[in-house]
Context: one part of a larger RNA
């Protein structure tokens, strides 16, 4: 750009894309069949491998933004406390998010037309014959049904709701062009942000506000904090105390930022 005014939501599906896998066990039944040995068809159940999606409640990884231990060494005047370096100095957990080896779901079930194959009726050809007319069954295979994507299917689809109801002049008298007036519904720009992202784009939200940060309260995590008492010559231990802290998680709550504001979009439409 187009979809024959414009704009907001919901749709239908032309058409394409994925999936399509299989094993063991029990049952039926040691039946049927066989002299024995063996041993089913059909049917019904159970749990499995692979695959493929999804997802983080459980088992676990990671988790240089959290917390605890530590070594060497500088520095805050010393103590004591903490901090900077050293691979995140090294070590022990660990939240969110991210994962799999975790956990959950999936293949189905039905329909239609058929292949090889199987039949019924039945004649060329008084028999016989599934074919010649005509009629049935049959497959993990086709087309359907499941899932996603999908009106740029230019045959451009539907459906509901919104919004625009002026003048004037002039000429080659027409979807005409100039000049004033108007500027809707909705979108953009900008800004706070995200389980969304390479940029875009997508989705939340912008004071008629919980969109993020802060800050309260909760959870989770570490593990028992400073600083004082006590005992102990001292290392160190008890108490205060399930303490002290505490990233991404959960709710509140306008404290701080989402100001102001410009742009674009018309004026009834073959």
């Nucleotide at each position: 750009c187009g979809u024959u005014g414009g704009a907001g939501a919901c749709u239908u599906g032309a058409g394409g894309g994925a999936a399509g896998c299989u094993g063991u066990u029990c049952u039926u039944a040691g039946u049927a069949c066989g002299a024995g040995a063996g041993g089913a068809c059909c049917g019904g159940a159970a749990u499995g491998g692979a695959c493929a999606c999804a997802c983080c409640u459980c088992u676990g990884g990671u988790g240089u933004u959290u917390c605890g231990g530590u070594u060497g060494u500088g520095a805050c005047g010393c103590c004591a406390g903490u901090c900077g370096c050293a691979u995140u100095g090294c070590c022990g957990a660990g939240u969110a998010g991210c994962u799999a080896u975790g956990u959950g779901u999936g293949g189905a079930a039905a329909g239609g037309a058929u292949a090889a194959c199987c039949g019924c009726u039945g004649a060329a050809a008084g028999c016989a014959u599934c074919u010649a007319a005509g009629c049935g069954g049959g497959a993990a295979g086709c087309c359907c049904c499941u899932c996603c994507c999908a009106a740029g299917a230019u045959u451009a689809g539907g459906u509901c709701u919104c919004c625009c109801u002026g003048a004037u002049u002039a000429u080659u008298u027409a979807a005409u062009a100039a000049u004033c007036c108007u500027a809707a519904a909705g979108a953009u720009c900008c800004c706070u942000c995200g389980a969304a992202g390479a940029c875009u784009a997508c989705g939340a939200g912008g004071u008629u506000g919980a969109u993020a940060g802060g800050c309260u309260a909760g959870g989770u995590g570490u593990g028992g904090a400073a600083g004082u008492a006590c005992a102990g010559c001292a290392a160190u231990g008890u108490a205060u105390g399930a303490a002290g802290c505490u990233a991404a998680c959960u709710a509140g709550u306008a404290c701080u930022a989402a100001u102001u504001g410009a742009u674009c979009g018309u004026g009834a439409g073959g």